Small-subunit ribosomal RNA, 3' major domain from an uncultured bacterium, 475 nucleotides, folded computationally.
Its Rfam family is "Bacterial small subunit ribosomal RNA".
RNAcentral holds the full RNA, with entries from ENA, Greengenes and SILVA.
Context: one part of a larger RNA
RNA sequence: UGACGGGGGCCCGCACAAGCGGUGGAGCAUGUGGUUCAAUUCGACGCAACGCGAAGAACCUUACCCAGGCUUGAACAGCGAGUGACCACUUCCGAAAGGGAGCUUCCGCAAGGACACUCGUAGAGGUGCUGCAUGGCUGUCGUCAGCUCGUGUCGUGAGAUGUUGGGUUAAGUCCCGCAACGAGCGCAACCCUUGUCUGCUGUUGCCAUCAGGUUAUGCUGGGCACUCUGCAGAGACUGCCGGUGAUAAACCGGAGGAAGGUGGGGAUGACGUCAAGUCAGCAUGGCCUUUAUGUCUGGGGCUACACACGUGCUACAAUGGCAGAUACAAACCGUCGCGAGACCGCAAGGUGGAGCUAAUCGGAGAAAGUCUGUCUCAGUUCGGAUAGCAGGCUGCAACUCGCCUGCUUGAAGUUGGAAUCGCUAGUAAUCGCGGAUCAGCACGCCGCGGUGAAUACGUUCCCGGGCCUUGUACA
Numbered sequence: 001u002g003a004c005g006g007g008g009g010c011c012c013g014c015a016c017a018a019g020c021g022g023u024g025g026a027g028c029a030u031g032u033g034g035u036u037c038a039a040u041u042c043g044a045c046g047c048a049a050c051g052c053g054a055a056g057a058a059c060c061u062u063a064c065c066c067a068g069g070c071u072u073g074a075a076c077a078g079c080g081a082g083u084g085a086c087c088a089c090u091u092c093c094g095a096a097a098g099g100g101a102g103c104u105u106c107c108g109c110a111a112g113g114a115c116a117c118u119c120g121u122a123g124a125g126g127u128g129c130u131g132c133a134u135g136g137c138u139g140u141c142g143u144c145a146g147c148u149c150g151u152g153u154c155g156u157g158a159g160a161u162g163u164u165g166g167g168u169u170a171a172g173u174c175c176c177g178c179a180a181c182g183a184g185c186g187c188a189a190c191c192c193u194u195g196u197c198u199g200c201u202g203u204u205g206c207c208a209u210c211a212g213g214u215u216a217u218g219c220u221g222g223g224c225a226c227u228c229u230g231c232a233g234a235g236a237c238u239g240c241c242g243g244u245g246a247u248a249a250a251c252c253g254g255a256g257g258a259a260g261g262u263g264g265g266g267a268u269g270a271c272g273u274c275a276a277g278u279c280a281g282c283a284u285g286g287c288c289u290u291u292a293u294g295u296c297u298g299g300g301g302c303u304a305c306a307c308a309c310g311u312g313c314u315a316c317a318a319u320g321g322c323a324g325a326u327a328c329a330a331a332c333c334g335u336c337g338c339g340a341g342a343c344c345g346c347a348a349g350g351u352g353g354a355g356c357u358a359a360u361c362g363g364a365g366a367a368a369g370u371c372u373g374u375c376u377c378a379g380u381u382c383g384g385a386u387a388g389c390a391g392g393c394u395g396c397a398a399c400u401c402g403c404c405u406g407c408u409u410g411a412a413g414u415u416g417g418a419a420u421c422g423c424u425a426g427u428a429a430u431c432g433c434g435g436a437u438c439a440g441c442a443c444g445c446c447g448c449g450g451u452g453a454a455u456a457c458g459u460u461c462c463c464g465g466g467c468c469u470u471g472u473a474c475a
Base pairs, nucleotide, nucleotide: 001475002474003472004471005470007469008468009467010466011465012464013463015459016458019423020422021421022420023419026314027313028312029311030310031309032308033307034305035304042053043052064300065299066298067297068296069295070294078121079120080119081118082117083116084115089102090101091100092099093098105114106113107112125289126288128287129286130285134283135282136278137277138276139274141272146185147184148183149182150181151180152161153160154159165176166175167174191266192265193264194263196234197233198232199231200230202228205224206223207222210221211220212219237260240254241253242252243251244250316416320375321374322373323372324371325370326369332363333362334361337356338355342351343350344349382413387408388407389406390405391404392403393402429451430450431449432448433447434446435445
């Protein structure tokens, strides 16, 4: 100087408390451990591994296993020598890959060249090892308020001071004081989005006024007022008033305002810590391999199953289930695509193809909600696992191993022990919609809107963190 303390003081955070909803019990989905297996490829392991890499394992992917092949090789590419082909096509063996046979050059007078093959040699290739040799990127403490430097001063020195102190703040934020005076990286602001208004814009959007038309609809003329689309501005600064304070910084209350003291949300992550993670995204040193640890193909596996754990979904019902009727979104996607009306099918879906390169057409019916009826507390008209049969779709192909539909079957489950998680407002809870990946496959992930709470006395305690101080046999 740090680190640590079941030392002290001050302060903060869904840290506790106050509340709401879960997990832990059930079934299923998914990841992991373990076990099994020819193989169940590899990595990730407290927080910060375990719906993680994987934003899509039937083949492919694929790195694993079995079997069959190839050996300058599937791709790239230098030199030397030799050959005249190679490709395509035909045919034979074969599960395919591959192999055998047939057919078969061009330019140039020539030398030679092009192209391809064979041999040789340098060398290709490797998801083989080392993340404890590395780059790059990332997680985490933590969006915590800290981390440092120059000059000066103090100290023999390590170092100290500044950065401590009195206030204050979300903040090393600001003010005052002070042997310090300044400065840098962080904080804040500048960026995006959302909330109000103004101007411009006016189609594909909108329809107040005027006119036409329809069973009906901005449908048509017309208009750009409104909504909205987009662009550019304004607006919030403790600016104003009162109080507290040290006359300061600031805090409390109020006015005006769409918004008030960082308005809400996002992006943004200082010096560093964990020899944290990644050699399997990529790059790369070293080592290993070279008729194999490379490469091609068929099949299998990654989907196994006495069990254990994590993360989710669906429930256990009446604030509910079922049936009928009916209302209101946002964001996004679409030409190898989205696919309307119509017709067929109980349905999944099929036939067909209008329109749309999309504010024009389509996906698209939002759902919870509201109204009416029914069920009456039961393992039920709750719950839907499991299983049988019959179908549909994608795809070369759904046996191992896809998704969906119909009929039948109807399991566990009556609110979950110890323990444990999330959340402070348009949040939790709950309801549906879209997208990426993608032929097909979503209870996961990423977004979007609808409905919309309860509680916070307080900081004694648990956890993590910041500043000062104290002890220390630790560095």